[in-house]
RNA sequence: GGGCGGAUAGCUCAGCGGGAGAGCAUCUCGUUUACACCGAGGAGGUCGUAGGUUCAAAUCCUAUUCCGCCCA
Numbered sequence: 001g002g003g004c005g006g007a008u009a010g011c012u013c014a015g016c017g018g019g020a021g022a023g024c025a026u027c028u029c030g031u032u033u034a035c036a037c038c039g040a041g042g043a044g045g046u047c048g049u050a051g052g053u054u055c056a057a058a059u060c061c062u063a064u065u066c067c068g069c070c071c072a
Base pairs, nucleotide, nucleotide: 001071002070003069004068005067006066007065010024011023012022013021018055026042027041028040029039030038048064049063050062051061052060
């Protein structure tokens, strides 16, 4: 330098045109002498960034940043 894959909640990831989600973690309540486990509930998001297409974009297109793999 070229090719491919990835970036979404604190962490690991799903979702691939129309409601942004799961597990774990965290907080509150219940339970317990207490802690843990368990049950119920809550909070937590510029969907890497910037443009474009579209009535509508996390999702499609282009550029770009970062990470990983391969080739040179």
Molecule: transfer RNA
Organism: Armatimonadota bacterium